Overview
This is a predicted structure of a 1507-nucleotide RNA (small-subunit ribosomal RNA) from a metagenome. Its Rfam family is "Bacterial small subunit ribosomal RNA". Rfam links the family to the GO terms ribosome and structural constituent of ribosome.
[in-house]
């Protein structure tokens, strides 16, 4: 770093998915070590059990027991001593506010950073100064005594202190008041004066002074401690500047509220708190409200900017069953304290009590999910002590757990008969693969075995040295330092050596594209797969297995989450004509930005230097564990905030000034700009009156409908109401919406022109205000015309539409609402810059003219074209969508939806504002190239008209379909007299029945035998069985005998063999569009690109034929032509052909002859070549003339890229799949020929253009040896018999028919029509029952010209008429040919139907037989409304009030001081009263928000449902 995915394809917008890291992670599947780490995200749910705070005897008094000695004893037991001044409790004292845990609460000074305290406090620590006197009265333990089940309490008695308390000092220090300097609020420095106000002892040691006198007291010393002050360090309080979530669909909040006074409280400021006084105080820079949420260092991901997190570690903070509250402390409103309220849970004798794991383990419980009721204080820190020490679930270890990170192993070298086996295979091989066996080493880890650490300093005891207070002292004390002893959970661990042995260690995932990695087999939209496309309907690299591959590795996959990729929220670094996106327009408010030129000023900016940005972390360095990983020194970074010095270009602010932006005065001008009143003419209605008579209107035709009660028409008068024709123009004006007859009055703007004046007055605009088509609504007018709704006629399969006839609202006017439109240039405003070329409107200027007009030139508009440029591309282009600045709105898949709910407006109607949940892998924007249009433009064709004859009705033939059947074999379906050029057996695939298994057929191997022929038996036949005859050919070899070819039987297996399946796996051939004129390629060129150009374009042709033009310029495949056939002639050549001319015959029969015809070979003709005429001087066309023949003369052969997954596996060839004593194969029969239908293709006809009889004429192509088969003879025939000729221009088939020409028939179901049906026969052939043709007698149905449709032909064509060949033994109404006779129409291209070409629209691409709305039904999904019903939270009012501080009282109680002999008596203080405050509870009422709700409401998803 991209990449798949909207299309046929592009390009561009846009989302959706992937590839990367990550992780306190779970889940599945495997699973060797080992090191460092991590480890209840969920129920801050509930919690048995033991541990997690003690400690000090050197502060006090008081003081056991076991036991173990002893003595004594009534053996019950007792006394001493020791245990011991111990234990365990008590006073006191430190400390328990640290340490650990969690993360509910908390959007806050809670945290973060950065100040400030002149407004604070600090126990223990340290430095320093000063002191440590002299009383005093209790109280617990204790000892009795009550009470209570218990917790536990009450009396009474006794006693101590580093408990308590009173008195004395007073360097400081606190207070009052006085004064001096410094100074930044209560700050410092000092003077003076008055008050207040300290203390604690304990251990060890000495004996110089004093006293008792051995040694001790006081003393003195020392060490720890006590008490006042200063000052440090620590720690904390408190206040402030920045800073860091999400909702405006929360828009207004607040009465202690904001401030002042004065007071209370606090360490301490301060509505902290009262009292009184004023009425302020937050807010769109987002108050207040809701939700969510511990900050942060950092962590993860990102190139960065960012963005998400806040586990482990580390700072703060906040809780501590849940809510109040305080007390003692230096510090707490206090996790293992304490009241009280509540909830739970334990005990209970029922009266009370008792307790809080979010400390370490553990239990249950929740949950995808997270560990041991471990070991030690050895280190490290902590707490108490002088010390030793004690305590420490803080912390150090060890457990479990692949949770993660890193390291190591599961060998290593060599080995080709590439072994086996497995999989593929085109059967040749390949590949698993040196891979393994084999050989030759090694020895990580685990196992065994021995050796073994650092982590230890300290401290203590011992012994020595040194220093230092004090002292008479070298003891004692206290400090340094040193030798010996001593202290390890972890651990016998780490390490390390030998020892055995390749021995015990390899797995997950994936292999169609993304995304490395391919086969075979199995399955048959089934089973699955699947992040995204997608994928599976018999050949799946995508499903399951397996063989191989890939990629990671003791892991591999999945899910979940984050960051990336996603420039897909765009600060870096988007965008809004059409893809989502400019508000309908305009005024303006606050806010953003702002012209020149000078001085200040330095706040933004810039630099410098200071302090600060913790520790770890990340990063660099370097070291330490064998390496990493993880630890350990240094640095560096920490982009940031203060604070200082500076700079002063640019922003800002002050100030002076300027005219280039804006604004003002003057002179003019143009115009449907608004607004008011008056008024005009035209024309529609309508009413009165004259002519007038019968229809008018209205359509596509029509009818409703008006009219004889006189209408439509026309002529005259008169009434009302809206509208202003021509002018009229991509003309004007207006901000927009929008404005059109004429006066006149009010009045906004806009252009020029040319001084002259203010002097930055200026842009933009978020709320906010105003205007704002049409419809609509509200009052109250008006109402001709036109008209939603209605109501009638038509259309129509319907027709609630289009049409027509009426016709209310409403269109008008006043007033008031409403506020929206495709209010569109889909394009917001303002400035400047950036070629031009034409047109127009309104100014000015030049020149010019009488006066214009053209023509230059210059301003303002409005259009067209067009350069750069832009733009996905259309396309914009000085009227920008080009280049730049400045400001405002608006977008961030597509559906659900501009929809719910809430909210604000509106009378409604409805408008603004505006979502989720669910659902999709798109949804789009341009644009290309097909296809399609009941678009468009040119043009073809029997495509339609013109004609002619059919078809469709009958009867029969074939085919198809249906149905039947044992089987009616199969294919075809734009096919159907098609495979089928010919089904009785064969054919034959079909059925039923008999049979064969190496086989009806190939080839190979062993054995036998010549092939081979004739006969019998069984049998329907195959088939079985049997008899007899024959023994050959070649080659070796002396015969014998071998061997081999070819062929037969007999055995073996490899194999044959299938017209079984798939033509959607394929070839090959073949249909079709379509004999239409199309299709493509190179090079170039334009296009980002698909593509395009060429190939369009004018014209012309059957034709992309041809000419001309052109960014093309050539080429291919077709088109023509070359090929065959026929027309004209020549030429060669005459037999079996001909016969003019000669003879000759019944006959071109002979003879002759090759001139005709003819036959079959070569050649020639015809080219728009000539000639006019149109054409662009061109192709070409029209006409003419020659010519047999004229514009490809007629037919044929030939089918371009391509389409239908068009046909065919049953022609043939072939992949695969299948059957193998049967899906093979042989034989008999049968069946494909059925037949209630229907549908195609014919054939016969229905009749006089005819039928029948007779008679005469004339072709042309073919066939002929298992053949055609002649004369002749028999049969009414069919044919029979019989055989001449003929391998055929010689013989045959071989009669052509229809015409012609004559009789007869006379409109009839016939003398038409022949169907059916009896008999009687023929002929092939093994065989005509099922099921063949024909032939004679006889029989004589239907049909009297065909309904809706529909088909063929344009000329030697149609119709008609006969003649041939192939398939065949035989069957021909079919088929492929041939010739005879021999028309009619074509006006034309409007429509039908195919097709070709430009063009043009599309939301279609499977392509219009496409796509594709909407309601209904039916499932299932989430959401909304809803009588309400259940929580949660939160406010107001009252009631009520527990602990408890504070005031208040305090008659009850009372040791300490005071008075007093004493009693009492005072101060003080206690308890209780009473009161403020206030938690939990209640009762009412509101707010917010969650679940539910009968029912209803729309929306979304479903493969075939309806309309």
């Nucleotide at each position: 770093a991209g990449a798949g995915u909207u299309u046929g394809a592009u390009c561009c917008u846009g989302g959706c998915u992937c590839a990367g890291a990550a992780c306190g992670a779970a889940c599945g599947c495997u699973g060797g070590c080992g090191g460092c780490g991590u480890g209840c995200c969920u129920a801050a749910c509930a919690c048995a059990u033991g541990c997690a705070a003690g400690u000090c005897g050197a502060g006090c008094g008081a003081g056991a027991a076991c036991g173990c000695g002893u003595c004594c004893u009534u053996u019950g037991g007792g006394g001493c001593g020791u245990u011991a001044g111990u234990a365990a409790a008590g006073c006191g004292g430190c400390g328990a506010a640290c340490g650990g845990g969690u993360g509910c609460g908390u959007a806050a000074c809670a945290c973060g950073u950065g100040g400030g305290u002149a407004a604070u406090c600090u126990g223990c620590c340290c430095u320093u100064c000063g002191g440590c006197u002299c009383g005093g009265g209790a109280u617990a333990a204790c000892a009795u005594u009550c009470c209570g089940a218990a917790a536990g309490g009450g009396g009474u008695g006794c006693u101590a202190a580093u408990a308590c308390c009173g008195g004395a000092u007073a360097c400081g220090u606190c207070c009052g008041c006085g004064c001096u300097c410094c100074c930044u609020c209560g700050g410092g420095a000092g003077c003076g004066u008055g008050g207040g106000g300290a203390a604690a002892g304990u251990u060890g040691g000495c004996c110089u002074c004093u006293c008792c006198a051995u040694g001790g007291a006081a003393g003195c010393u020392a060490u720890c401690a006590c008490c006042g002050g200063a000052g440090g360090a620590u720690g904390a309080g408190c206040c402030c500047g920045c800073g860091g979530c999400c909702c405006a669909u929360c828009a207004g909040c607040u009465u202690g509220u904001u401030g002042g006074c004065g007071a209370g409280g606090u360490a301490a400021c301060g509505g902290c708190u009262c009292a009184c006084c004023a009425a302020g105080g937050c807010u769109a820079u987002g108050a207040c409200g809701g939700g969510u949420a511990g900050c942060u260092g950092g962590u993860c991901u990102g190139a960065g900017a960012g963005g998400a997190u806040g586990a482990u570690c580390a700072g703060c903070c906040g809780c501590a069953c849940u809510g109040g509250g305080a007390c003692u402390g230096a510090g707490a409103c206090a996790c293992g304290g304490c009241c009280c309220a509540g909830a739970c849970u334990c005990c209970u004798a029922c009266g009370g009590g008792a307790g809080g794991c979010a400390g370490c383990a553990g239990u249950g419980g929740g949950g995808a999910a997270u560990a041991u009721u471990g070991g030690a204080c050895a280190a490290u820190g902590g707490g108490g002590g002088c010390a030793a020490c004690c305590c420490u679930g803080a912390u150090c270890c060890a457990g479990c757990a692949a949770c993660g990170c890193c390291g190591c192993g599961u060998g290593a070298g060599u080995g080709a008969u590439g072994a086996a086996g497995g999989c593929c295979u085109u059967u040749g091989g390949g590949u698993c693969g040196u891979a393994a066996a084999g050989c030759u080493c090694u020895g990580u880890c685990a196992g065994g075995a021995g050796g073994g650490a650092a982590g230890a300093u300290g401290g203590g005891g011992u012994g020595g040295a040194g220093a230092g207070a004090a002292u008479a002292a070298u003891a004692c004390c206290u400090c340094u330092u040193u030798g010996c002893c001593u202290u390890g959970a972890c651990g016998g661990u780490a390490c390390c050596u030998c020892c055995u042995a390749a021995g015990g260690a390899a797995g997950c995932a994936c292999c169609g594209g993304u995304u490395a990695a391919c086969u075979c087999c199995g399955u048959g939209u089934u089973a699955g797969u699947a992040g995204u496309u997608g994928u599976g309907g018999u050949a799946a690299u995508a499903c399951g297995g397996a063989g191989g591959g890939u990629g990671c590795a003791a892991g591999c996959g999945u899910u979940g989450u984050u960051c990336g990729g996603a420039a897909u929220u765009a600060c870096u670094g988007g965008g809004c004509g059409u893809a989502a996106a400019g508000c309908g327009c305009g005024u303006g408010u606050a806010g953003g930005c702002g012209g020149u030129u000078g001085g200040g000023u330095a706040a933004g900016u810039c630099a410098g230097a200071u302090g600060u940005g913790a520790a770890a972390g990340c990063c660099c360095u370097c070291g330490g564990c064998u390496c990493a990983a993880c630890c350990g020194g240094g640095g560096a970074a920490g982009u940031g905030c203060a604070c200082u010095u500076g700079a002063u270009a640019c922003u800002g602010c002050c100030u002076a000034a300027c005219u280039a932006g804006a604004g003002u005065a003057c002179c003019g001008g143009a115009g449907a700009g608004g607004g008011a009143a008056g008024g005009a003419g035209a024309a529609u209605u309508c009413c009165c009156g004259g002519u007038g008579u019968a229809g008018a209107g209205g359509u596509g035709a029509a009818a409703u409908u008006c009219g004889u009660a006189g209408a439509u028409a026309u002529c005259g008068g008169g009434a009302g109401g809206a509208a202003u024709a021509c002018c009229g123009g991509u003309g004007g004006c207006g901000a927009a919406g929008g404005c059109g007859c004429c006066u006149u009055c009010c009045u906004g703007g806009c252009c020029g022109g040319a001084u002259a004046c203010u002097g930055a007055c200026g842009c933009u605009g978020a709320g906010a205000c105003g205007c704002g088509a049409a419809a609509g609504c509200g009052u109250g007018g008006g109402g001709a015309g036109c008209a939603a709704a209605c109501a009638g006629g038509a259309u129509u399969a319907g027709a609630u539409a289009c049409c027509c006839u009426g016709g209310u609202a409403g269109u008008c006017c006043a007033c008031g609402c409403c506020g929206u439109a495709a209010a569109c240039g889909a394009u917001g405003g303002a400035u400047g810059c950036u070629a031009g070329a034409u047109g127009u409107u309104g100014g000015g200027g030049g020149a010019c003219u009488a006066a214009a007009c053209c023509c230059c030139u210059u301003c303002a508009g409005u259009g067209u074209c067009g350069u750069a440029g832009c733009u996905a591309a259309c396309g914009c282009g000085u009227u920008a969508a080009g280049c730049a600045u400045c400001c405002c709105g608006c977008c961030u898949g597509g559906g659900a939806a501009g929809u719910a709910c809430g909210g604000c407006c509106g009378c409604a109607a409805g408008g603004c504002u505006a979502a989720a949940a669910c659902u999709c892998a798109a949804a789009g924007g341009a644009a290309u190239u097909g296809a399609c249009g009941g678009g468009g433009g040119c043009c073809c064709g029997c495509a339609c008209a013109a004609g002619c004859g059919g078809u469709g009705g009958a009867g029969c033939a074939u085919g198809u379909g249906g149905u039947u059947u044992a089987a009616u074999u199969c294919g075809a379906c734009c096919a159907c007299g098609c495979g089928a050029a010919g089904a009785a057996c064969c054919u034959u695939a079909c059925c039923c029945g008999g049979g064969c298994u190496u086989g009806a057929c190939a080839u190979c191997c062993g054995g036998a035998g010549a092939a081979c022929c004739u006969c019998c038996c069984c049998g329907a036949a195959a088939c079985g069985g049997g008899a007899g005859g024959g023994u050959g050919c070649c080659u070796c070899u002396u015969u014998u005998g071998a061997g081999g070819a070819a062929c037969u039987c007999c055995g073996u297996g490899a194999c044959a063999g299938g017209u079984g399946c798939u033509g959607c796996a394929u070839g090959g051939c073949u249909g079709u569009c379509g004999u239409c004129a199309g299709c493509u390629c190179g090079u170039g060129u334009c296009g980002u690109g698909a593509g395009a150009u060429g190939u369009u374009g004018g014209g012309u042709u059957a034709a992309g034929u041809c000419c001309c033009g052109c960014a093309a310029c050539g080429a291919g495949c077709g088109c023509a032509a070359c090929c065959c056939c026929u027309g004209c002639c020549a030429u060669u050549a005459g037999u079996u052909g001909c016969c003019a001319u000669c003879a000759u015959u019944a006959a071109g029969u002979u003879g002759g002859g090759c001139a005709c015809u003819c036959u079959a070979a070569u050649g020639g003709g015809a080219c728009u070549g000539c000639c006019g005429g149109u054409g662009u001087u061109a192709a070409a066309c029209c006409g003419g003339a020659g010519g047999a023949a004229g514009g490809u003369g007629g037919g044929g052969a030939c089918g371009a890229c391509g389409u239908c997954a068009a046909g065919u596996c049953c022609u043939c060839a072939u992949g695969g799949c299948c059957c193998u004593u049967a899906c093979g194969u042989c034989c008999g029969g049968g069946g494909c020929u059925a037949c209630a239908c229907a549908c195609g293709u014919g054939c016969u006809a229905c009749a006089a253009u005819g039928g029948u009889c007779g008679g005469u004429a004339c072709a042309a192509a073919g066939g002929g040896c298992a053949g055609c088969g002649a004369u002749c003879c028999c049969g009414c025939g069919a044919g029979g018999a019989g055989g001449a000729g003929c391998c055929a221009a010689u013989c045959c088939c071989a009669a052509a028919a229809a015409a012609c020409c004559g009789g007869c028939c006379u409109c009839a179901g016939u003398u038409c029509g022949g169907a059916u049906u009896g008999g009687a026969g023929u002929c092939u052939g093994c065989a005509a029952c099922u099921c063949g043709a024909c032939u004679c007698c006889a029989u004589g149905a239907a049909g009297c010209c065909g309904g809706a449709a529909u088909c063929g032909c344009u000329a030697g064509u149609a119709a008609u008429c006969g003649c041939g060949c192939a398939u065949c033994a035989g069957c021909a109404u079919g088929g492929c040919g041939c010739g005879g006779u021999g028309a009619a129409u074509a006006c034309g291209u409007u429509c039908c139907c195919g097709g070709g070409c430009c063009u043009u629209g599309u939301a279609c691409a499977c392509a219009c037989c496409g796509c594709c709305c909407g309601u209904c039904a039916c499932a299932c999904c989430a959401c909304g409304a809803a009588a309400g019903c259940c929580g949660a939270u939160u406010g107001g009012a009252c009631c009520a009030g527990a602990a408890g501080u504070c005031g208040u009282u305090g008659g009850g109680c009372u040791a300490a001081c005071c008075c007093g002999c004493a009693a009492g008596g005072g101060a003080g203080g206690c308890a209780g009263g009473c009161g403020c405050c206030u938690a939990a509870g209640g009762u009412c009422u509101g707010g917010u928000u969650g679940g539910u709700g009968a029912u209803u409401g729309g929306g979304g998803u479903g493969a075939a449902g309806u309309c």
Its mean pLDDT, the model's own confidence on a scale to 100, is 84.